[in-house]
Context: one part of a larger RNA
RNA sequence: CCCAUGGCUGGACGAAAAGACCCCGUGAAGCUUUACUAUAGCUUGAUAUUGAGUUAGAGUUAGGCACGCUCAGAAUAGGUGGGAGCCCCGCAGAAAUGCGGGGCAACAGUGAGAUACCACCCUUGUUUAAUUUUAAUUCUAACCUAUGGCCUUCUAUCAGGCCAAGGGACAGUGUCUGGCGGGUAGUUUAACUGGGGCGGUUGCCUCCUAAAAUGUAACGGAGGCGUUUACAAAGGUCGGCUAGGCUCCGAUGGAAAUGGAGCUGAUAGCGCAAAGGCAUAAGCCGGCUUUACUGCAAGACCUACAAGUCGAGCAGUCGCGAAAGCGGAACUUAGUGAUCCGACCGUACGAAAUAGGACGGCGGAAGCUCAACGGAUAAAAGUUACUCCGGGGAUAACAGGCUGGUCAGGUCCAAGAGUUCACAUCGACGACCUGGUUCGGCACCUCGAUGUCGGCUCGUCGCAUCCUGGGGGUGGAGAAGCUCCCAAGGGUUUGGCUGUUCGCCAAUUAAAGCGGCACGCGAGCUGGGUUCAGAACGUCGUGAGACAGUUCGGUCUCCUAUCCGCCAUGGG
Numbered sequence: 001c002c003c004a005u006g007g008c009u010g011g012a013c014g015a016a017a018a019g020a021c022c023c024c025g026u027g028a029a030g031c032u033u034u035a036c037u038a039u040a041g042c043u044u045g046a047u048a049u050u051g052a053g054u055u056a057g058a059g060u061u062a063g064g065c066a067c068g069c070u071c072a073g074a075a076u077a078g079g080u081g082g083g084a085g086c087c088c089c090g091c092a093g094a095a096a097u098g099c100g101g102g103g104c105a106a107c108a109g110u111g112a113g114a115u116a117c118c119a120c121c122c123u124u125g126u127u128u129a130a131u132u133u134u135a136a137u138u139c140u141a142a143c144c145u146a147u148g149g150c151c152u153u154c155u156a157u158c159a160g161g162c163c164a165a166g167g168g169a170c171a172g173u174g175u176c177u178g179g180c181g182g183g184u185a186g187u188u189u190a191a192c193u194g195g196g197g198c199g200g201u202u203g204c205c206u207c208c209u210a211a212a213a214u215g216u217a218a219c220g221g222a223g224g225c226g227u228u229u230a231c232a233a234a235g236g237u238c239g240g241c242u243a244g245g246c247u248c249c250g251a252u253g254g255a256a257a258u259g260g261a262g263c264u265g266a267u268a269g270c271g272c273a274a275a276g277g278c279a280u281a282a283g284c285c286g287g288c289u290u291u292a293c294u295g296c297a298a299g300a301c302c303u304a305c306a307a308g309u310c311g312a313g314c315a316g317u318c319g320c321g322a323a324a325g326c327g328g329a330a331c332u333u334a335g336u337g338a339u340c341c342g343a344c345c346g347u348a349c350g351a352a353a354u355a356g357g358a359c360g361g362c363g364g365a366a367g368c369u370c371a372a373c374g375g376a377u378a379a380a381a382g383u384u385a386c387u388c389c390g391g392g393g394a395u396a397a398c399a400g401g402c403u404g405g406u407c408a409g410g411u412c413c414a415a416g417a418g419u420u421c422a423c424a425u426c427g428a429c430g431a432c433c434u435g436g437u438u439c440g441g442c443a444c445c446u447c448g449a450u451g452u453c454g455g456c457u458c459g460u461c462g463c464a465u466c467c468u469g470g471g472g473g474u475g476g477a478g479a480a481g482c483u484c485c486c487a488a489g490g491g492u493u494u495g496g497c498u499g500u501u502c503g504c505c506a507a508u509u510a511a512a513g514c515g516g517c518a519c520g521c522g523a524g525c526u527g528g529g530u531u532c533a534g535a536a537c538g539u540c541g542u543g544a545g546a547c548a549g550u551u552c553g554g555u556c557u558c559c560u561a562u563c564c565g566c567c568a569u570g571g572g
Base pairs, nucleotide, nucleotide: 001572002571003570004569005568006567007566008565010564011563012562015557022392023391024390025389027388028387029384030383031382032381035187036186037185038184039183041180042179043178045176046175047174048173049172051139052138053137054136055135056134057133058132059131060130061129062128063127064126065125066124068122078121079120080119081118082117085104086103087102088101089100090099091098092097143167144166145165147164148163149162150161151160152159190202191201192200199219203225204224205223206222207221208220226373227271228330229329235289236288237287238286239285240284241283244264245263246262247261248260249259269278270277272335274333275332276331293316294315295314296313299310300309301308305374318327319326320325341367344364345363346362347361349360350359399446400444401442402441403440405439407435408434409433410432411431412430416426417425453528454526455525456524458520459517460516461515462514463513466491467490468489469486470485471484472483473482474481493507494506495505496504497503534552535551536550537549538547539546540545
């Protein structure tokens, strides 16, 4: 070295199981609720089954009777019209009528004149009748009865019939209807995101980033908007004007009011954020006005689409101006919402035999913080550790990698401390490195699985050395120390508490070193911790449930190793 046998498990990111953690899916399911929408059930009312009376109340109609108070005025004048007579008693008379008596009228006053009479009506009240209705109550004939008796019937706590008894137009049932309604059901519960959640954001405008055309991202840096102004404008036009600051002077008067002079020149102002623009002014003032018009539109800008923007010119009709001309809102860029739906105004286009119309069409304008702002619905929240499926190393937790802020170690400078003296020792403010043991950042291999803390066992390596060894300095008298240099050969304890690593404590020791090896090592062991299902406490939550809060409990697969590796033995 080869072969064989027996062994050990460090590796083959070993095997097993399309990861259960995490994220994603306009996936699923279980559960919850003051999510949404339904619904069983319960309940309200109406109605049908469902009839008869009495009393009380209310309404309507009809009849009778009453009712109506300013002042003046016989006096408690309801209104209007007709109107010169009307009513009662006695006597005569068949009656008409005549005679006598009494009451009230035309006459004065009042805006309006007679309860003199007649007719119609108003207000309020009372009574009668009819009718409707409400409430209470009574009845019996519907209907009900797990009540009693008899029969069908030999049996039958069932059923039916008959007779009683009790209840009774209620109950029960059907239809319609309002309410309650996680009892039940179907669903919804956004996205972006240096993993997800929490927080923040979501449309539009301005600036920077933006790399001198345009455009251009980030959870990059700064701000705004969801309007305002109308007939005494902040619109149109015509005419005119120029702010602001500084210096000096000037009563009250001051830093700053209004006035004057000079200098400067857009710093002022333009409704509102910023940018661009503006003196020929777009800024300020005044006159007259309504073009903040109707019907179009060549041609462009922008742009995936849909949208958005500018627009000469033509026709009509106006405003201002002497005119040329200007005017289809505002110095410009934000001030916003598609489609459907129903409603509104107009039109008179269709109108299902015809006429009309319902309805529809066409033109116009309005109704959405549809703000998750290209708006899934008119209408929607949670929880899952009881969970499931499809996927992802497109994306987190372990480990590795890159980085090295943080961390550990070192070097430089030397203010200072060290009685004096920067450098025995320590070293501020700073500068520069090294390492890759901490906490991080990134998300590069791995989610068709790379098992995770600690302990045990077994080690091996580094040196920034704890001991032992050799040296330099000392603020080294000696001893004991401090600090630096060299040095990794060997060594580096046993216990108590805690799952602990760590740490504290006890007793020793020459010393009780710091790290790497997938925070070495679970196909070597353990399983106390963490991290499934059970249960409890505290807290949070209405709840289902939740908690780097706590507590008790909780299957660690392969007596089978193919290859590499290692150990032992035998043979060549």
Predicted 3D model of a 572-nucleotide part of an RNA (large-subunit ribosomal RNA, domain V) from Candidatus Falkowbacteria bacterium RBG_13_39_14. The source organism's lineage runs through Bacteria, Bacteria candidate phyla and Candidatus Falkowiibacteriota. The full RNA is in RNAcentral, with records from ENA and SILVA. Its mean pLDDT, the model's own confidence on a scale to 100, is 81.